[in-house]
Molecule: transfer RNA
Organism: Patescibacteria group bacterium
RNA sequence: GCCACCUUAGCUCAGUGGUAGAGCAACUCACUCGUAAUGAGUAGGUCCCGGGUUCAACUCCCGGAGGUGGCU
Repeated sequence: GCCACCUUAGCUCAGUGGUAGAGCAACUCACUCGUAAUGAGUAGGUCCCGGGUUCAACUCCCGGAGGUGGCU
């Protein structure tokens, strides 16, 4: 230098155009003599950034940034 893939909650990841989700973690409550475990609930997001297409974009297109891998 070229190519491919990835970027979504604190962490690990779903989500192929129509209200952003799960598990774990955090917090609250119940249970317990108490803790853990278990059960119920709550909070937490500029979906990496900028543009474009569309009635409507996490999703499609273009550019940029960061990361991983391959080639040279």